[in-house]
Molecule: Bacterial RNase P class A
Organism: bacterium
Formats: sequence, structure tokens, C1' cells
RNA sequence: GAAGGUGCCCGGGCGGCCGCGGCCUCGCGGAAAUCGCGGGCCGAGGAAAUUCCGGGCUUCGCCGGGCAGGGUGCCGGGUAACACCCGGGCGCCGCGAGGCGACGGCUUAGUGCCACAGAAAACGUACCGCCGAUGGCCCGCUUCGUGCGGCGUACAGGCAAGGGUGAAAAGGCGAGGUAAGAGCUCACCGCGGCGUCGGUAACGGCGUCGGCACGGUAAACCCCACCCGAAGCAAGGCCGAAUAGGCGACGGGACCGGCCCGGGUCACGCGUCUUAAUGGGCGCGCCGUCGCGGGUAGGCCGCUCGAGCCGGGCGGCGACGUCCGGCCCAGAUGAAUGGCCGCCGUCCCUCGGCAAGGGGGAUACAGAACCCGGAUUAUAGGGCACCUUCCUGA
Repeated sequence: GAAGGUGCCCGGGCGGCCGCGGCCUCGCGGAAAUCGCGGGCCGAGGAAAUUCCGGGCUUCGCCGGGCAGGGUGCCGGGUAACACCCGGGCGCCGCGAGGCGACGGCUUAGUGCCACAGAAAACGUACCGCCGAUGGCCCGCUUCGUGCGGCGUACAGGCAAGGGUGAAAAGGCGAGGUAAGAGCUCACCGCGGCGUCGGUAACGGCGUCGGCACGGUAAACCCCACCCGAAGCAAGGCCGAAUAGGCGACGGGACCGGCCCGGGUCACGCGUCUUAAUGGGCGCGCCGUCGCGGGUAGGCCGCUCGAGCCGGGCGGCGACGUCCGGCCCAGAUGAAUGGCCGCCGUCCCUCGGCAAGGGGGAUACAGAACCCGGAUUAUAGGGCACCUUCCUGA
């Protein structure tokens, strides 16, 4: 210098003008207010996003256990907890720094599935092929015997080495062996059992034995081990109108008059008591006033001081833990956190001479809504540290 790997950080700055939300034991005005004017302080993120995991909190349940259902799944550790994180093991990928992996059990509890192709996809089988020792057939010889020979055949039969199919073919490879072959035998590798050593463990090293018995698939059913009660801030609690409706008390009908009071007369429906029936008694309806209670609108709390943030020390390889000091950092509810202007950054392109300088363009993803820990996804542009491989120079 080129190409990479891992971890982490920033993600615009300053000023002016006009605005918005919240808090205040602040000032003035005001009788006072949750009112008006002013002042002070605070006001989005690394992902606030997806709502995918895990917790806190709240309500339901007297407590505990189980079924169903769901989740997790190498080992050890961290944590409030996790499907997260850290360290390690194993497998695969990469020359390497490193990356990826739901990574328990289909060899013993059982069941299922393995498309197409292929003989066969699992109690093994045979398309091409190899052999044909043995038996048969054919030919020849013959001492004519039930004999001998054939570089004859491929009928019976033997085989699975080779070819071919497939993602995967019944351990691999070499030698011996054989008619041809085959763990049939042997060495090595692989697999399995046992022993021993190292390691907390996963696992690894070494030795020894077995001799093919054991194809793959569990984000297939299932089995094993462990974990999970359900619903969610529209949780949940408090205050509470107007109107309508409910309950209770009191008053009130129409006819006449300008109105009110008293008296008189008259009438509908329903229920109930009474009468043989007409009828009669009582209550209700309809209106008004007052009171009571429930719900709604609306308001308040929950609500933001918290597994909190910053700095430092100590323990730990690390995730993390612990101690000390400092800090307060949005709480809206149709929902504030904005708009305009100026100057300066950052990056890209371009004109200059690779300089000075000028011109043009870009400045992302995205917007809290009970809170917290993660995961995932999006993101203009930039920075830092450590490491790897290669090239070059001293």
C1' cells in the first nucleotide's frame, strides 16, 4: 500500500425570529381559581420501529398438584428472567483473522415417510455384467467302463467386483483368497463395547476387544429432561354532570271566569276488592317540584426515581457483580417536541495544476404513549481500536 475480519462509537453545530407540551415552595395583577402577564428548568431514538421473546406492575383465583396446550434442548457460567449474553466442546465453511449451527433420542419403546430415476430406498435385491469350479447338454478321443479331454455352450446354478440410477445403495481402501466373488481372512481408516489418563462437564488422548450386526429423516408422530396459571395501562382505582330512564315523598285533571281559592258537575284505560248485573270503593297512568341511588360524558390517579444514567476503584478470561462519588433525564391523550432565515460542518461530483480557491448536489432511517432487559429489521455519511493474508521499501 491492497484486500479482508472482529468489536465499538457518532449520526449534524452555533445564532436570530415566530410557535408548542410539561413542571415550579418564583414575581406582578386579582377576593380567589385549575385565571392573565412574565421568569426559571425540562422536552424523542439508536433503533422510540416490528410487537418476536423474557421480566416488573395490575386484576382475576383460598392454596397446592395434575390433564390439555405451548416452549426450550451439547457443557459450564451470567441474569429479575429469557428463545438473550459470556466462556468452552463438537461438526461444517474459510489460506487466515474468523464465521455459521433448535447441536437430546430413529443402536433397543413404537410408528410413519424417503418424490423422480433405479434391479433394489430396507424382514434386502439383480437391469447390464462376471463366473460357470459342480451338475446337465454338445463335440472329440477311447482300453467301449458308471472313463478322459474341450481357449465348447450358458440349461440349472453361483456372485455383487465393475457399469448404470439417485440427494442417499447395505462400511471405505489396499492386499490375500476364489471358477468368479464376498469381513471369507489380514493391515489401516471408520463404527461400536470396555479400560485408563486429562477435564467441573460437554468432550478429548491412548490402549484393547468385536467383526458389519447399525442407510437417511424427530422445525415427522412420538419418547426423555426441564420451563410456562390467564388476561393486559382500553390493566386497575377514585370523583362524577346535563338529558332520558329507575325508586320515594308531596302537589296537580276537565267544565265556568281575565286570574286565584273554595264548592258543584262530568269523564278514559288498567289492576284489585265488592255486586246477580249496571254500578260502587281504592290504587296506578299524565304533569310538576324536591330528594335518593346506579350508569354515561368528562375529570383525577396509575404516570414515570428506575433491574436508572455518568465517572472511578475492586473481583472475574468474560458476560457480569460489588463499593464510592456525582446527577435528575419527555410524560402528551387527537396527542407537544415544530417552522423560517443566516453562518459553519461532513460527504460526493466538477473547474483549477494533485495547490490555493470557485461552482453544483446530498445530509439518512425514522417520531415516545405503563416501564425495563433482549432479539430482529431499517439507516445518507463518518470515525476509532485490535487482528489476518498478500505486495513493496528500509